[in-house]
Molecule: Bacterial RNase P class A
Organism: Porticoccaceae bacterium
RNA sequence: GGAGUCGGCCAGGCAAUCGCUGCCCGCUUAUCUGAACACUGCCCCAGGCUUUGUUUGGAGGUGGGGAGAGGAAAGUCCGGGCUCCACAGGGCAGGGUGCCAGGUAACGCCUGGGGGGUGUAAAAACCUACGGCCAGUGCAACAGAGAGCAAACCGCCGAUGGCCGUUUCGAAAGGAGCGGAUCAGGUAAGGGUGAAAGGGUGCGGUAAGAGCGCACCGCGCGACUGGCAACAGUUCGUGGCACGGUAAACCCCACCCGGAGCAAGACCAAAUAGGAAUCCUUUGGCGCGGCCCGCGCUGGAUUCGGGUAGGUCGCUUGAGCCGUGGAGUGAUUCACGGCCUAGAUGAAUGAUUGUCCACGACAGAACCCGGCUUAUCGGCCAACUCCCACU
Numbered sequence: 001g002g003a004g005u006c007g008g009c010c011a012g013g014c015a016a017u018c019g020c021u022g023c024c025c026g027c028u029u030a031u032c033u034g035a036a037c038a039c040u041g042c043c044c045c046a047g048g049c050u051u052u053g054u055u056u057g058g059a060g061g062u063g064g065g066g067a068g069a070g071g072a073a074a075g076u077c078c079g080g081g082c083u084c085c086a087c088a089g090g091g092c093a094g095g096g097u098g099c100c101a102g103g104u105a106a107c108g109c110c111u112g113g114g115g116g117g118u119g120u121a122a123a124a125a126c127c128u129a130c131g132g133c134c135a136g137u138g139c140a141a142c143a144g145a146g147a148g149c150a151a152a153c154c155g156c157c158g159a160u161g162g163c164c165g166u167u168u169c170g171a172a173a174g175g176a177g178c179g180g181a182u183c184a185g186g187u188a189a190g191g192g193u194g195a196a197a198g199g200g201u202g203c204g205g206u207a208a209g210a211g212c213g214c215a216c217c218g219c220g221c222g223a224c225u226g227g228c229a230a231c232a233g234u235u236c237g238u239g240g241c242a243c244g245g246u247a248a249a250c251c252c253c254a255c256c257c258g259g260a261g262c263a264a265g266a267c268c269a270a271a272u273a274g275g276a277a278u279c280c281u282u283u284g285g286c287g288c289g290g291c292c293c294g295c296g297c298u299g300g301a302u303u304c305g306g307g308u309a310g311g312u313c314g315c316u317u318g319a320g321c322c323g324u325g326g327a328g329u330g331a332u333u334c335a336c337g338g339c340c341u342a343g344a345u346g347a348a349u350g351a352u353u354g355u356c357c358a359c360g361a362c363a364g365a366a367c368c369c370g371g372c373u374u375a376u377c378g379g380c381c382a383a384c385u386c387c388c389a390c391u
């Protein structure tokens, strides 16, 4: 320098002006308003209304300061916190997870390892729903002779028992030999079908064949060795040895799981109209009535209770971020120091101008975290494997 592969970080920069949403500090009552106290007046004088002033809050206005989207804020697919409801314990049903070890608040996530696969000349690297079909049940279209207690289409053989022909022995009955591939039968080497056909190669063997026998390879089981384990082994012994496939088929085994969600939930609370209680005004007012009695309707204040509008909290200090050091292969964790970094509710986080360059992608918080997945212009840094050149 090149090829391949992996991980982390950034996400247009700068300046000016004008806005928007919170927070902090002032000013403003010659902007509005609550409360307390004092004062003025009015009424039906129970009590209420009202004037002015003082003090102290709130809102508004105004000035200044400081902050203001993401790596995915997304999909809402997993896991947790938080809140309310339910809940003695155990079981059934239902759902989820599934090699081993570790991490974590937890996980279906992450890390390390094992088995299997992909990749390449070889690597680096990448992928992996990867428990159990000697508990039971089921399924396998099409093709094919045969698909689960295997089978015999072509082919090969036809040893054995028949059949046919022929030779020979024999007086005959019959016996023996050879040939045919004709019947029964044998075979699982070869061909063919299929996703899958009951180990592979070679030698022996045989009528032809076949783990039928043997050698090597492979496989199962047991032991030993290594490893926490999954598992591994050019180790030893043993068995002629397929025990088939499928559990993202039912199922079995082990472990885990209560439900709903911030529109969760909690608090404050008008005006108006109902409700309840207590106290007060009386010889009140109005109606019926010629009048009395009587009857009906009607008032003021305080307190309580339910609900609505509205408001406040929940709300951002948190399994937090940064730095240093220790432990660990690593995920992660511990100690110390420092930092505070959106919190809106019709819902802000923007616009314009100038300038520079590599010309700017995907995309916008809504209770909060940890993951996964998906989208994404470009740039920077590190690491691994290999190749080439030079020193």
Base pairs, nucleotide, nucleotide: 001387002386003385004384005383007381008380009379010378012356013355014354015353016352017351018350020068021067023065024064025063026062027061028060031059032058033057034056035055036054037053038052041049042048043047070362074373075372077371078370079369080368081367082261083260084259085258094257095256096255097254098253099113100112101111102110103109114130115128116127117126118125131252132251136250137249138246139245153191154190155187156186157185160184161183162182163180164179165178166177167176168175169174199217200216201215202214203213204212218241219239220238221237222236223235224233225232226231265313266312267311268310275304276303277302278301279300280299284298285297286296287295288294320339321338322337323336324335325334326333327332357360